[in-house]
RNA sequence: GGGGAUGUAGCUCAGUGGUAGAGCACGUGCUUUGCACGCACGAGGUUGCGGGUUCGAUCCCCGGCGUCUCCA
Numbered sequence: 001g002g003g004g005a006u007g008u009a010g011c012u013c014a015g016u017g018g019u020a021g022a023g024c025a026c027g028u029g030c031u032u033u034g035c036a037c038g039c040a041c042g043a044g045g046u047u048g049c050g051g052g053u054u055c056g057a058u059c060c061c062c063g064g065c066g067u068c069u070c071c072a
Base pairs, nucleotide, nucleotide: 001071002070003069004068005067006066007065010024011023012022013021018055026042027041028040029039030038049063050062051061052060
């Protein structure tokens, strides 16, 4: 320098055009003498950035950025 993959909650990841979810973690309550476990409820997101297409974009297109990988 070129090819491919990837970027979504604190972490690991779903979600292939129609109001963004799960597990773990976190908070509150119940339970306990207390902690843990368990149960219930809750909070937490400009979907990495900028533009475009569309009535509507996490999803499609373009550009640049980070990470991983292959070739040279």